The prediction has a mean pLDDT of 80.
This is a predicted structure of a 71-nucleotide RNA (transfer RNA) from Nitrospirillum amazonense.
The same sequence occurs in records of 3 taxa.
The source organism's lineage runs through Bacteria, Pseudomonadati, Pseudomonadota, Azospirillaceae and Nitrospirillum.
RNA sequence: UGGGGGAUCGUCUAGCGGUAGGACUACGGACUCUGACUCCGUCAACCUUGGUUCGAAUCCAAGUCCCCCAG
Numbered sequence: 001u002g003g004g005g006g007a008u009c010g011u012c013u014a015g016c017g018g019u020a021g022g023a024c025u026a027c028g029g030a031c032u033c034u035g036a037c038u039c040c041g042u043c044a045a046c047c048u049u050g051g052u053u054c055g056a057a058u059c060c061a062a063g064u065c066c067c068c069c070a071g
Base pairs, nucleotide, nucleotide: 001070002069003068004067005066006065007064010024011023012022013021018054026042027041028040029039030038047063048062049061050060051059
């Protein structure tokens, strides 16, 4: 420098243009003499800026950062 891929709750990970889900963590409760385990519930996220669309995490453009390949 060129090509390709990726960015989603605190962490990991799903998500054919139509309600953003799961696990772990955290918090509250049940259970227990206490704690752990187990069970129930709650909180919490789409990298940024534009565009297309009735509607964008998803499609398009630019940008930032990370990974891979070539030189």